[in-house]
Molecule: small-subunit ribosomal RNA
Organism: uncultured prokaryote
RNA sequence: UCAGAACGAACGCUGGCGGCAGGGCUAACACAUGCAAGUCGAACGAUCUCUUCGUGGAGACUGGCGCACGGGUGAGGAACGCGUGGGAACCUGCCCUGAGGUGGGGAAUAACCGCUGGAAACGGCGGCUAAUACCGCAUAUCUCCGGAUCGGGAAAGAUUUAUCGCUGUUGGAUGAGCCCGCGUCGGAUUAGCUGGUUGGUGGGGUAACGGCCUACCAAGGCAACGAUCUAUAGCUGGUCUGAGAGGAUGAUCAGCCACACUGGGACUGAGACACGGCCCAGACUCCUGCGGGAGGCAGCAGUGGGGAAUAUUGGACAAUGGGCGCAAGCCUGAUCCAGCCAUGCCGCGUGAGUGAAGAAGGCCUUAGGGUUGUAAAACUCUUUCACCGGUGAAGAUAAUGACGGUAACCGGAGAAGAAGCCCCGGCUAACUCCGUGCCAGCAGCCGCGGUAAUACGGAGGGGGCUAGCGUUGUUCGGAAUCACUGGGCGUAAAGCGCGCGUAGGCGGUUUAUCAAGUUGGGCGUGAAAUCCCGGGGCUCAACCCCGGAAUAGCGCCCAAAACUGGUUGACUCGAGUCCGAGAGAGGGUGGUGGAAUUCCCAGUGUAGAGGUGAAAUUCGUAGAUAUUGGGAAGAACACCGGUGGCGAAGGCGGCUAUCUGGCUCGAUACUGACGCUGAGGCGCGAAAACGUGGGGAGCAAACAGGAUUAGAUACCCUGGUAGUCCACGCCGUAAACGAUGUGAACUAGUCGUCAGGAUACUUGUAUCUUUGGUGACGGAGCUAACGUAUUAAGCUCACCGCCUGGGGAGUACGGUCGCAAGAUUAAAACUCAAAGGAAUUGACGGGGGCCCGCACAAGCGGUGGAGCAUGUGGUUUAAUUCGAAGCAACGCGCAGAACCUUACCAGCCCUUGACAUACCAAUCGCGGUAACCGGAGACGGAUACCUUCAGCUCGGCUGGAUUGGCUACAGGUGCUGCAUGGCUGUCGUCAGCUCGUGUCGUGAGAUGUUGGGUUAAGUCCCGCAACGAGCGCAACCCCUGCCUUUAGUUGCCAUCAUUAAGUUGGGCACUCUGAAGAAACUGCCGGUGAUAAGCUGGAGGAAGGUGGGGAUGACGUCAAGUCCUCAUGGCCCUUAUGGGCUGGGCUACACACGUGCUACAAUGGCGGUGACAGUGGGAUGCGACGGGGCGACCCCGAGCUAAUCCCCAAAAGCCGUCUCAGUUCGGAUUGUUCUCUGCAACUCGAGAGCAUGAAGUUGGAAUCGCUAGUAAUCGUGGAUCAGCAUGCCACGGUGAAUACGUUCCCGGGCCUUGUACACACCGCCCGUCACACCAUGGGAGUUGGUUUUACCCGACGCUGGUGAGCUAACCUUUUAGGAGGCAGCCAACCACGGUAGGGUCAGCGACUGGGGUGA
Repeated sequence: UCAGAACGAACGCUGGCGGCAGGGCUAACACAUGCAAGUCGAACGAUCUCUUCGUGGAGACUGGCGCACGGGUGAGGAACGCGUGGGAACCUGCCCUGAGGUGGGGAAUAACCGCUGGAAACGGCGGCUAAUACCGCAUAUCUCCGGAUCGGGAAAGAUUUAUCGCUGUUGGAUGAGCCCGCGUCGGAUUAGCUGGUUGGUGGGGUAACGGCCUACCAAGGCAACGAUCUAUAGCUGGUCUGAGAGGAUGAUCAGCCACACUGGGACUGAGACACGGCCCAGACUCCUGCGGGAGGCAGCAGUGGGGAAUAUUGGACAAUGGGCGCAAGCCUGAUCCAGCCAUGCCGCGUGAGUGAAGAAGGCCUUAGGGUUGUAAAACUCUUUCACCGGUGAAGAUAAUGACGGUAACCGGAGAAGAAGCCCCGGCUAACUCCGUGCCAGCAGCCGCGGUAAUACGGAGGGGGCUAGCGUUGUUCGGAAUCACUGGGCGUAAAGCGCGCGUAGGCGGUUUAUCAAGUUGGGCGUGAAAUCCCGGGGCUCAACCCCGGAAUAGCGCCCAAAACUGGUUGACUCGAGUCCGAGAGAGGGUGGUGGAAUUCCCAGUGUAGAGGUGAAAUUCGUAGAUAUUGGGAAGAACACCGGUGGCGAAGGCGGCUAUCUGGCUCGAUACUGACGCUGAGGCGCGAAAACGUGGGGAGCAAACAGGAUUAGAUACCCUGGUAGUCCACGCCGUAAACGAUGUGAACUAGUCGUCAGGAUACUUGUAUCUUUGGUGACGGAGCUAACGUAUUAAGCUCACCGCCUGGGGAGUACGGUCGCAAGAUUAAAACUCAAAGGAAUUGACGGGGGCCCGCACAAGCGGUGGAGCAUGUGGUUUAAUUCGAAGCAACGCGCAGAACCUUACCAGCCCUUGACAUACCAAUCGCGGUAACCGGAGACGGAUACCUUCAGCUCGGCUGGAUUGGCUACAGGUGCUGCAUGGCUGUCGUCAGCUCGUGUCGUGAGAUGUUGGGUUAAGUCCCGCAACGAGCGCAACCCCUGCCUUUAGUUGCCAUCAUUAAGUUGGGCACUCUGAAGAAACUGCCGGUGAUAAGCUGGAGGAAGGUGGGGAUGACGUCAAGUCCUCAUGGCCCUUAUGGGCUGGGCUACACACGUGCUACAAUGGCGGUGACAGUGGGAUGCGACGGGGCGACCCCGAGCUAAUCCCCAAAAGCCGUCUCAGUUCGGAUUGUUCUCUGCAACUCGAGAGCAUGAAGUUGGAAUCGCUAGUAAUCGUGGAUCAGCAUGCCACGGUGAAUACGUUCCCGGGCCUUGUACACACCGCCCGUCACACCAUGGGAGUUGGUUUUACCCGACGCUGGUGAGCUAACCUUUUAGGAGGCAGCCAACCACGGUAGGGUCAGCGACUGGGGUGA
């Protein structure tokens, strides 16, 4: 990270049917229009109207009931709001129940009429009238108040003969109100909050308790078990997920709460502080005649807006329910239905059977075939769904059916109308081709794409799901990745630096008791729906119905008493005290000691001293350093000294006195759980730093100077100030580490050491199953491993602290502390897919050990300087063809570029082609020789001569050849050596590289292969959890070195003859040649070593310890080299990137480098000279002898198919001369005359003669080869080749020096160690600076939200007061007065608003700080 499940979803592609559900999650944003609450004439008066005169109907008003239900929404609210369980101080219309009452009066008022104001909304005045409207009086079974006598309190009638009402009251039911226990989100970077606050008394108020309100009194109340503040949120039954515990969530359905444009307020009423009521304030909208008015869809539809997104301005009251009514009935956007939408769940269909020529087409292909695929076609069937026609329900209990001509049933036609989406690199089921070429794109993670992409796009094929499929978003799961179930902290993140101790948590043995926890039983509750189980109904299912079970929890009752807890009594083993001993750098204070350093004084003494890798700065003739004597000062305490001691840690070290803490051992007595841990808190706490005052010898940040260095703000040196020291304060951090919290119990050992004890005797030693401390090793166990292991990181218990990917960051902001430095507490945005631990294999190390190599050293000779040759770079050019690039490119490919080669350039030509195969046609005049014309030539044209294909079944039958034609194709030294084969280089002829089985390890891996010896060697021996084996090493192969045998021609000649000559006869002994053998093996002896392997010395031997040389190159490394040897995939060109030709170029030339040759001379040059090799080569060849030329060379041509002839002369050597000079050195360069090869020597060959006679006098830094027949030196041959070598390959002649040794340089092998490296040190990687982008801190300020304090204003309303104005009911002693009431006014409270000031949060902000990312 993904696979699973889910969703009120949205988006993309697609879409046949039905059933059941669901459908504004966003703007509690604003709303046009219609509807959503009325009803009663059986309460009342009046009016209108119909009439069959019975009365019926209508709307407005008065009156009653309802409008507090039903319906919507989730803004607010962290609250007794909700959930659950309880409680007492309450009310309750309609309903039920019990026992009663319903007597007698009165005064008004709307409607209506008249007048009148206003645009309207709506009023004003006067007059008439009714009631179940209103008001007294009487009565009271009853009820209220009161201690009691006593006092207060009702009513309504209507219609009709039976009811409906009314009134007070009892009890109930129902529904409200109130109180309490428990539960209910995040933040402490919110720690203190509170003034009616907490309680009391009196009073008021309410249906009711109560600071609910008020006066007075007291000073309380809440909070670390989180008050207050802040942020967020309707709560629940449930829903989703999960094995569960949990986590997330609160759509639809159901219960509760809250709200109704925003804020405040009350009225009415049984019930409201009232969604479709009222008043006020505010914002907004509308009407207006500008005076004033109206409104509130978070009811159902619907509109705009916002948004990724969510439906009809439908039908009906038929059912269920609600309101009113006696009822009929009316009302009901509650509700029941229909419409729209794949939004979800469920069901069905898109056909079934047969069908191989395995059709066509597509795709792939190794070109054979495979696959799509029984799939299709074709044949035979069926008709679910949809369609058409007909019949036609249940839902309704007598009537009434919106749905609805619906469901269902019957009939009909015809395979007919009905399939898509995603994926195919791994995770993850499913593979190929083409296109593209780090582009286009994909991607959940890892990651794909840079010319062969199963990963991009298309296609074919395949996989998955299916009327859906994918994507996105969100939740749970996986994640034991916050761990209750169920994690950790030595090194991965994580033990506070250490102690004392508060709260808290936990706690030894035992008695009795209580019953809080606990356990058992019973009762109540835990709404319904949901989930689960069993039935049942729609054809099944989804869905619905019935029954059951379940429900954590909470409350009550009964019981038990083991455990925990409370109380009580006792105990001693935990803990502690007394007593006797003991050790100690434990701490504080005072005193004191010697050595050393430095300084001062004096003496001796003279030129240096000091310091370093080497120096210099520095000190010193004004006398240093050195040395002797004396003195001063400060700091630190050598030896002893020790994984020794003490302390909680930090830490503590001369000696001594004093004060003092802790610990250990032994033994008795005492106390009687007094204990452990420890959030906060308090204390201690290295070094450095800070403050004040002292002190200051040495040392020594900073600083200065000298060195080093590219630089050297360092390391080294010379100086040197803070500081280090003391006193008193402060800081509070360290790798404060055992990276290991404290305490307790248990669990193998061995060996040390410190402090005690016990026992035994030989009295200085042993022993101990003795206690405490401190170490080493090690078993079980544990651990990822490393490791740990009675001093646990084992096994348990108690308590505390801490961790949850890396970076950002222990940072910012805020708080606290500090004089400051800073400490402590401690984030986020953003960014990455890792960061990290332990171990493994390699590689690497200016790590270690052992060993080897011409690796160094010791030597000899070179290169680098000169001239030339040759290759390369560079430059130039039309072209200077291409490749090779540190070693391991550069006398390399090239064993040989004048043409050719040749691939390059210029020009001229050809196009099935110079070359191959196939087809067709023609011809067998195919081919060759000689020579002509045009042309630079290719080529074109033409002439003469020679020649007349093979087989045959006799057929222009087959084969072959040539020419012409058309197409397939040829051709390419064009690209890619990073697509490849083959071959090669290199490490390296280094001694290594592996495997099987076994064993060890969770594993990668290890072991073997390491170790001790030894070797040239992983060579051999021994040991060993290994035993064996393979590729390498060695040997087997070739050459060479001695001998034997055999064979003697072209070889040889000792003996015999012979010659000028092994010339010839003869011979094969010798040399030599060819072949075959033999020989060397540490075999023998001595020493050494482990008695081994071996080493060393010796004998013998031609040769001695792989005799010398060659061939032979393990697993692999370098994407080493080569597509231009060859082969080959892919790509590219096809009248040209192919083919032919002429000429040019590869040979250029200011330069630079590599490899060589020749020299610079006397170890030499020159001249002379009858010394001596070996390998090779030779018929278009080697070419003798002889002749010519100064010479290169030429003429002649013997011999030779070559142990026979030729090349062939070997040269260094020896003798003489020159005598140190730019020469008798050196030979470049140049002039000239020639020779040879060749079609042709101009560009551009080699050689010869004469003449010319350059640089150069031994070569800077640096660098190469070589260890014996080697280096050095001398010549000789060969390949290539017409000609051309200083190169290459080979051959012999002469023939040295040196190696002490392995410290160093280079390379390599083995073991070991460190590692942050693994494209492996040419690795990795840090910081600044520059640029771009991103988020963030500070920031003068500014804008807004929220909250709070003080004060001002004070609408409506209620309450209180007043009420001289107004006033029907009642009373009186009645022109009137009283009681009561109203307006008005005053006051308290209070919404909005205002002024001033705080807190807090957010936005913006010039500038600025750090951070992150980027090829």